The RNA shown here (THF (Tetrahydrofolate) riboswitch aptamer) has 102 nucleotides and comes from a bovine gut metagenome. The sequence is in RNAcentral, with records from MGnify. Its Rfam family is "THF (Tetrahydrofolate) riboswitch aptamer". Rfam describes the family as follows. Tetrahydrofolate (THF) riboswitch was first reported for Ames et al. as an RNA motif in 5' untranslated (5'-UTR)regions of folate transport and biosynthesis genes in Firmicutes genomes. Rfam links the family to the GO term tetrahydrofolate metabolic process. The model forms 94% of the base pairs in the Rfam consensus. The coordinates come from a structure-prediction model, not an experiment, and the mean pLDDT is 87.
[in-house]
RNA sequence: CAGAGUAGGCACAACGCGUCAAGUGCCGGGGAAUGGGAAGUUGUCUCCGGACGAAGGCAAGGCAGGUAAAUGCCGAGCUGCGGUGUUGUGCUGCAUCCGCUG
Repeated sequence: CAGAGUAGGCACAACGCGUCAAGUGCCGGGGAAUGGGAAGUUGUCUCCGGACGAAGGCAAGGCAGGUAAAUGCCGAGCUGCGGUGUUGUGCUGCAUCCGCUG
């Protein structure tokens, strides 16, 4: 002098969850982890509290009803929706000090 390497971020895919409203996102507070080591937040996660908030549809079949029909309820499955969860792949990826490789 150069390089490797994190938590994460984005895209895609698969399998799920919710749609009888959780989850996601927002605000406040507490805590935790975070390149190999130490340490750290403006990044990440988690817990508590608060405010706000939604896109459903079709339907085999069954139950109730009764002469029948209307009607009501349940409903495998299919298909949408949600700034939805996890994993995989690709790309990207620590400002301090020390260390590692060339």